[in-house]
Context: one part of a larger RNA
RNA sequence: GAACGCUGGCGGCAGGCUUAACACAUGCAAGUCGAACGCGUGUAGCAAUACACGAGUGGCGCACGGGUGAGUAACGCGUGGAUAUCUGCCUUUUGGUUCGGAAUAACCCCGGGAAACUGGGGCUAAUACCGGAUGGUUCCUUCGGGAUAAAGAUUUAUCGCCAAAAGAUGAGUCCGCGUACGAUUAGCUAGUUGGUGAGGUAAUGGCUCACCAAGGCGACGAUCGUUAGCUGGUCUGAGAGGACGAUCAGCCACACUGGGACUGAGACACGGCCCAGACUCCUACGGGAGGCAGCAGUGGGGAAUAUUGGACAAUGGGGGCAACCCUGAUCCAGCCAUGCCGCGUGAGUGAUGAAGGCCUUCGGGUUGUAAAGCUCUUUUGGCGGGGACGAUGAUGACGGUGCCCGCAGAAUAAGCCCCGGCUAACUUCGUGCCAGCAGCCGCGGUAAGACGAAGGGGGCUAGCGUUGUUC
Numbered sequence: 001g002a003a004c005g006c007u008g009g010c011g012g013c014a015g016g017c018u019u020a021a022c023a024c025a026u027g028c029a030a031g032u033c034g035a036a037c038g039c040g041u042g043u044a045g046c047a048a049u050a051c052a053c054g055a056g057u058g059g060c061g062c063a064c065g066g067g068u069g070a071g072u073a074a075c076g077c078g079u080g081g082a083u084a085u086c087u088g089c090c091u092u093u094u095g096g097u098u099c100g101g102a103a104u105a106a107c108c109c110c111g112g113g114a115a116a117c118u119g120g121g122g123c124u125a126a127u128a129c130c131g132g133a134u135g136g137u138u139c140c141u142u143c144g145g146g147a148u149a150a151a152g153a154u155u156u157a158u159c160g161c162c163a164a165a166a167g168a169u170g171a172g173u174c175c176g177c178g179u180a181c182g183a184u185u186a187g188c189u190a191g192u193u194g195g196u197g198a199g200g201u202a203a204u205g206g207c208u209c210a211c212c213a214a215g216g217c218g219a220c221g222a223u224c225g226u227u228a229g230c231u232g233g234u235c236u237g238a239g240a241g242g243a244c245g246a247u248c249a250g251c252c253a254c255a256c257u258g259g260g261a262c263u264g265a266g267a268c269a270c271g272g273c274c275c276a277g278a279c280u281c282c283u284a285c286g287g288g289a290g291g292c293a294g295c296a297g298u299g300g301g302g303a304a305u306a307u308u309g310g311a312c313a314a315u316g317g318g319g320g321c322a323a324c325c326c327u328g329a330u331c332c333a334g335c336c337a338u339g340c341c342g343c344g345u346g347a348g349u350g351a352u353g354a355a356g357g358c359c360u361u362c363g364g365g366u367u368g369u370a371a372a373g374c375u376c377u378u379u380u381g382g383c384g385g386g387g388a389c390g391a392u393g394a395u396g397a398c399g400g401u402g403c404c405c406g407c408a409g410a411a412u413a414a415g416c417c418c419c420g421g422c423u424a425a426c427u428u429c430g431u432g433c434c435a436g437c438a439g440c441c442g443c444g445g446u447a448a449g450a451c452g453a454a455g456g457g458g459g460c461u462a463g464c465g466u467u468g469u470u471c
Stems, first nucleotide, its partner, number of pairs: 002467005009343006015336002017301001022299003026296003031060003036057002039054006067254003076179008085171002090167008098132004107122006136148001138147003152159002180226003187217003192214008229251004233244004256277005279290004307333001309332003315329001316327004346376004356367004382407005390398001415460005420441003426455005436443002
């Protein structure tokens, strides 16, 4: 953040699974680079070659963005400090970019398998991998010395690569204080508390290990149990306070359940890997595949919560020299009176106080200027025309939208609840402790202002009433 009943004209802005962190069909949500590399196919060409496409090696990204609140009572969060640390891309500065080597995918051949996929042999490239050299304000040092780097591409404009120092940004870690309830939970603890040494880490540290000591916490509430993501804030209130933590923003945690590491500057990684488990699916029974708490959508649960939409035009992000590509982030549109705000459903005039209704003491009263009639207006809606801002030069999904002009015509537009007191608003009929009403007090048993209907009235109004919740 509402739901339900009755009713419902328009617009702007916002909001929309609070329940099953239940299970998910289908599509999309993370790619990009030929200015790193070889190859295949196609087109043009006699060819060299050029262009397009494709899979592959390689680079960067995939740790952001998006979702959820399960767990967590904790240095998790808030606030104020600390440093024993790291930091891709970015900025500044200095210096460098040398000589070689061996492979491997793609491809070809031979197989295995139902499939997923996979084995063997042969060939090949690189900004992939490895070795040597050099070297500094780098690192280590017993101060003698020792260790350690690079990659090229090109349209010749540039873009890169390596080392070091500084910055910026981001992150890690530690500490003071604050941060729910229960004592019908009073004792808890063995890596436990401290020391020495070692290992490990980017880094301090029982973080881990060996040895030694016996400590450490606790009525200032340890331990245990229950509940809970925290905050900026939101609601309420004169304030103090109380309750809450939807949307938006910051931090944290999680990604079918549990565990683990790999790669990497950064993860123990939502749309990566491995193992185990539950579940679902495929199978030729040998074996395989999957993870919507991304955006839509489906079943289920529920009182209850939307479209399997458009566009990258803007803002931002990734890749790329760029052109550009990708982007369910985002911007928009659709649905819903869910909320807030604005507008309309006509205005003026009109008394014989018409007809009809209701009441009546039968005289009349009331509905009531209300209607009709007459004179106007055209918001909204309809039709026709023009037509943006958002886009500094090109580029507009929204959208022929907002807005402007013109035309016809009162035309397209009112309901809901209540009327005993609290509490604004009263009569008649029906009913007869029945049917029913009700928030509390209480109404109803034959004259009911309390039930039901009608007339009249009161309140609010595209809403009204009820229920729930908070102050």